[in-house]
Order: sequence, then structure tokens, then C1' cells
RNA sequence: GUCUCAUGCAGAGUGGCUGAGGGAACGGGCCCGAUGACGCCACGGCAACCGGAUCAGGGCUAAACCCUGGUCGCCGGUGCCAAUUCCCGCCCCGAGUCGCGGGGGACAUGAGAA
Repeated sequence: GUCUCAUGCAGAGUGGCUGAGGGAACGGGCCCGAUGACGCCACGGCAACCGGAUCAGGGCUAAACCCUGGUCGCCGGUGCCAAUUCCCGCCCCGAGUCGCGGGGGACAUGAGAA
């Protein structure tokens, strides 16, 4: 990199370094940014995807083990800490030119597979 599944309207920032673009890509919009963004590092935090702990139910007579669900966040693996994934783009319903709802696509993250 490819495929499968799940999630994506919640949440969580300070300091240092750097110095011009950044918000994935294309188009449009709207924002962030020399009062220093983006990025990197340190520390802090959020969250609960996986491991872990724990409780309940089930598969068993029981234990071990497995499945489902809840809880925790002490420990580990990731992830994340402006704006809904910043919004729209394609399709559908309502409505009647402006916004809303649903779906899709793309993307992101995790778990798994070849």
C1' cells in the first nucleotide's frame, strides 16, 4: 500500500524551538496565522479502539476457557487535544433557492486478514 469490520455533532493545552504558510487531495466557501499558525520536542490532559482489571448474564455440574453486555482508567499498545472529519461537491425525501434530514463517496483512527 490492499481488503474486512467498527467509530467519526462528545472530550482534552501549556512551555520551548523554528519561521510562513496551514486547515488530507482537487474545486468552491469559511476560518487559523509574524499578538508566530503548521511542524518538531518536553510536560500535561482527553478518550476507551486493543491488551488489562472488575461485575452481571449465557455456553458448561463445577473449575479453566469462550461469548455478550456494563463499569474502571491503576498498568501497557495506539490515537487524539481550533472550528461536526470546519462546511459543501454525488444520490434521495421534504421544502422551494436558502437552509434541514437521510444515504453514498473520500478521508482519519483502531482491530483484524491475505
SAM riboswitch aptamer (S box leader) from an Acidobacteriota bacterium, 114 nucleotides, folded computationally. Lineage of the source: Bacteria > Pseudomonadati > Acidobacteriota. Its mean pLDDT, the model's own confidence on a scale to 100, is 83. Rfam family: SAM riboswitch aptamer (S box leader). The family is grouped with related families in Rfam's "SAM clan". Gene Ontology term of the family: regulation of gene expression.